[in-house]
RNA sequence: CUCCGAGGUGGCGAUGGAGCUCGCCAAAACCGCCCUCAGCGGGGCUGAUGGCUCCUCAGCACCG
Numbered sequence: 001c002u003c004c005g006a007g008g009u010g011g012c013g014a015u016g017g018a019g020c021u022c023g024c025c026a027a028a029a030c031c032g033c034c035c036u037c038a039g040c041g042g043g044g045c046u047g048a049u050g051g052c053u054c055c056u057c058a059g060c061a062c063c064g
Base pairs, nucleotide, nucleotide: 009026010025011024012023013022016055017054018053019052020051021050032045033044034043035042036041
């Protein structure tokens, strides 16, 4: 330095927080989609979740 295994801990899953749950990573996991372009570049779209529930923020409509 590299590989394998076990235990513990931590981190991550396209914008915030919490609970539960799933998966991934050990310096990696992770860093959305569509169209066009050789590439760079340009244009457009969905969503605060990995999934479920709740809260918060933003926008719109209605009522008081």
The RNA shown here (Fluoride riboswitch aptamer (crcB RNA motif)) has 64 nucleotides and comes from an Actinomycetota bacterium. The model forms 100% of the base pairs in the Rfam consensus. It was read from a public genome assembly, where an Rfam model found it. Taxonomically the source falls in Actinomycetota (Bacteria, Bacillati). Model confidence (mean pLDDT): 78 of 100.